[in-house]
RNA sequence: UUUCAUCUUCGGGGCGUGGUGAAAUUCCCGACCGGCGGUAAUAGGAUACAGUCCUUGAGCCCGCGAGCCGAUAAGGCAGGAUCUGGUGCGAUUCCAGAGCCGACAGUAUAGUCUGGAUGGGAGAAGAUGAAG
Numbered sequence: 001u002u003u004c005a006u007c008u009u010c011g012g013g014g015c016g017u018g019g020u021g022a023a024a025u026u027c028c029c030g031a032c033c034g035g036c037g038g039u040a041a042u043a044g045g046a047u048a049c050a051g052u053c054c055u056u057g058a059g060c061c062c063g064c065g066a067g068c069c070g071a072u073a074a075g076g077c078a079g080g081a082u083c084u085g086g087u088g089c090g091a092u093u094c095c096a097g098a099g100c101c102g103a104c105a106g107u108a109u110a111g112u113c114u115g116g117a118u119g120g121g122a123g124a125a126g127a128u129g130a131a132g
Stems, first nucleotide, its partner, number of pairs: 001132010015030002018028002031112002033102002035064004043055005059100002067077003082098005104115003
């Protein structure tokens, strides 16, 4: 340092005393939120100042998770969204602008309320052991 096994801990955010109405945190208006891994030219820091290392860096690019079926597996089904300009060798990730999206059940139609859920979970960190 890599792989495998076992174990431990961690592992999701957000609405209003506005309008209409008999009734809406569901409609209208305005506001707010963005899981995990990858990619990555950003920013910050450390150092032997060569370079390397650490932290950070995409809701809408790729993959995954949450729901349902199945047996808890394999597997299957369902499920959303981005453009324009700038810089540059290189960016749907940076900068600027304008947009868009959000499972299921309940209820006046819900990303934000209530519920399944004191659940599950992509995965993250660490410990121990074994092997190379």